Notes:
The prediction has a mean pLDDT of 82. Transfer RNA from a Chlamydiia bacterium, 73 nucleotides, folded computationally. Lineage of the source: Bacteria > Pseudomonadati > Chlamydiota > Chlamydiia. The sequence is in RNAcentral, with records from ENA. RNAcentral records the identical sequence in 2 taxa.
RNA sequence: GGGUGCUUAGCUCAGCUGGUAGAGCGUCGGUCUCCAAAACCGCAGGUCGGGGGUUCGAUCCCCUCAGCACUCG
Numbered sequence: 001g002g003g004u005g006c007u008u009a010g011c012u013c014a015g016c017u018g019g020u021a022g023a024g025c026g027u028c029g030g031u032c033u034c035c036a037a038a039a040c041c042g043c044a045g046g047u048c049g050g051g052g053g054u055u056c057g058a059u060c061c062c063c064u065c066a067g068c069a070c071u072c073g
Base pairs, nucleotide, nucleotide: 001072002071003070004069005068006067007066010025011024012023013022019056028042029041030040031039049065050064051063052062053061
């Protein structure tokens, strides 16, 4: 340098042919307990890697840039 894949919550990842984003764990609060752990309940937390385009509408389609992984030379 060429090719392929990935980038979504603090972490690990879903998101079904485009219709306004979720789970588990964790943090915090509560119940329980003498206290704590465990268990159960609940809340918060996301400009969906950056920018642009298509569309009435983009996490999803197209272009570009960045990062990571694999691969070819």